[in-house]
Notes:
Model confidence (mean pLDDT): 87 of 100. The part of an RNA shown here (small-subunit ribosomal RNA, central domain) has 346 nucleotides and comes from an uncultured bacterium. The RNAcentral record of the full RNA draws on ENA and SILVA.
Context: one part of a larger RNA
């Protein structure tokens, strides 16, 4: 617990869907719940508050008198707000049209290139490093040439370039499907917004089966450096990395910047549409850079993709440290997540 704040000082959840909840667009009727009223009745202890006046030399203090603010009921008033009833099309959707895209799933196919095998060619070397040594190698290595296996990953394209909520997606074809922008403007008539709990998603690592294992590699060996080297640096190398299925639930999961909606100089790039044009110029929506006004900010800076200018709904912050620790408690096979103190020091 008011304020005043989350870009970098404490603070935006990792992303979404969405139940309840709060919030909601333009007209008209009527009723009148909220909401109003120089109305009108009761009621509401004093003190307190707020004005007026007085008593203590003054003030503070203190008396006194008015006054205000609630409840409840009548009467009345209709702009707001709810609620009810009809319309509205500028919001949010539907549909048609032609396109963009590493959006997502499965299934296939393909070529560079490490390894390995086999077979030929040749021979004393090769590999490594600032040096080197361990390692390989005359049982013929490396290099070279077919040919064969196999498993991962997709060079050029390639771009502050594309798509997707986010994590993320990068060969190539198929089939299945998500979501966007544009243009038409036919349907529909506020059906939106935001979102506590809840559910789903969710990089690496890690875990459980069963598979697979080309290359790289924690862990471990072994050689070097060094005092020392439990490392950096070589040379081997296991989980693992991949492929199904199921778990974990966490990252500087960043734009360190929650979401809508509306307004608020220009000026250059570049992506997908529309206009426009013999091509262009230019105009215009959508996205994605970069400068910059105004305005903002402690300053850096943001700056129409706002950190501006307002409005709506969520999440968070409130000295450091102890400490994201303990206890408890949900949830996990386990690692562990999640939620989250104190005492005590400063």
């Nucleotide at each position: 617990u008011u304020g005043g704040g989350c870009g970098u000082a404490a603070a935006g959840a990792g992303g979404g869907a969405g139940c309840a909840g709060g919030c909601g667009g333009c007209c008209u009727g009527g009723a009148g719940g909220g909401u109003c009223u120089a109305u009108u009745g009761u009621u509401a202890a004093a003190a307190g508050g707020c004005a007026a006046u007085g008593g203590c030399u003054u003030a503070a203090c203190c008396a006194u008198u008015g006054u205000a603010a609630g409840g409840c009921g009548a009467a009345g008033a209709a702009a707001c707000c709810g609620g009810c009833a009809g319309g509205c099309u500028a919001g949010a959707g539907u549909u048609c049209u032609a396109a963009a895209g590493a959006g997502g799933a499965u299934c296939g196919u393909g070529g560079a290139a490490u390894u390995c095998c086999a077979u030929g060619u040749g021979u004393a070397g090769c590999g490594g490093u600032g040096a080197a040594a361990u390692g390989c190698g005359u049982a013929g290595a490396u290099a070279u040439a077919u040919g064969g296996a196999g498993g991962a990953a997709c060079a050029c394209c390639a771009g502050u370039g594309g798509c997707g909520a986010a994590g993320g997606c990068g060969a190539c074809g198929a089939u299945c499907u998500g979501g966007g922008a544009a243009g038409a403007a036919a349907c529909a008539g506020a059906c939106g917004c935001u979102g506590a709990g809840u559910c789903c998603c969710g990089a690496a690592a890690g875990c459980g089966u069963g598979g697979g294992g080309a290359g790289c590699a924690a862990a471990u060996a072994g050689g070097a450096u060094u005092a020392g080297a439990u490392a950096c640096c070589c040379u081997a190398g296991u989980a693992g990395u991949c492929c199904a299925c199921g778990c974990c639930g966490u990252a500087a999961a960043c734009g360190a910047u929650g979401a809508g909606u509306a307004c608020u100089a220009a000026g250059u790039g570049u992506u997908g549409g529309g206009g426009g044009u013999c091509a262009a110029a230019c105009c215009u929506c959508a996205g994605u850079g970069c400068u910059g006004u105004a305005g903002u900010u402690a300053a850096c800076g943001c700056a129409a993709u706002a950190a501006g200018u307002a409005c709506u709904c969520c999440g968070c912050c409130u000295g450091a440290g102890u400490a994201g620790u303990a206890c408890g408690u949900u949830c996990g096979c386990a690692a562990g997540a999640a939620u989250g103190a104190a005492a005590c020091u400063c």